A computed fold for a 104-nucleotide RNA from Marinobacterium mangrovicola, annotated as c-di-GMP-I riboswitch aptamer. Of the family's consensus pairs, 100% are formed in the model. It matches the Rfam family "c-di-GMP-I riboswitch aptamer". Its family is annotated with cyclic-di-GMP binding in the Gene Ontology. From the family's description: GEMM was predicted in a large-scale screen for bacterial structured RNA regulatory elements. Genes associated with GEMM are involved in a diverse array of functions, including chemotaxis regulation, signal transduction, secretion and chitin. NCBI's taxonomy places the organism under Bacteria, Pseudomonadati, Pseudomonadota, Gammaproteobacteria, Marinobacterium. The coordinates come from a structure-prediction model, not an experiment, and the mean pLDDT is 83.
């Protein structure tokens, strides 16, 4: 000096509420306010989660044609699911990068 580690000290960030504002929306920005954080500091690079669209396709419901004795077929409209795409999150976890102190 570095790394690993985190007793002390100096200080730092800010959860959830609530208030403005922004956005279709997850969310984000300001105030308010600590739950808690040794990187709760940068970055969306890899995951994982959120959101917005949502084309084929599968369900499910429902209306209209057709036809039956019943079974069925075509067809539009809502609904959920999901590809791709485009957005959010770093206080979900890896990662990279930068960073105060200093005891054992």
């Nucleotide at each position: 000096c570095u790394a690993c580690u985190g007793a002390a000290a100096a200080g730092g960030c800010u959860a959830a509420u609530c208030c403005c504002g922004a956005g279709u929306a997850a969310u984000c920005g300001g105030g308010u306010g600590g739950c808690g954080c040794a990187a709760a500091g940068u970055u969306a690079c890899g995951g994982g989660u959120c959101c917005c669209u949502a084309g084929c396709u599968g369900a499910a419901g429902c209306g209209a044609g057709c036809a039956u004795a019943a079974c069925g077929u075509u067809u539009a409209c809502u609904u959920c699911a999901c590809a791709g795409g485009g957005g959010a999150u770093c206080g979900c976890c890896g990662g990279a990068c930068c960073g105060c102190c200093a005891a054992a």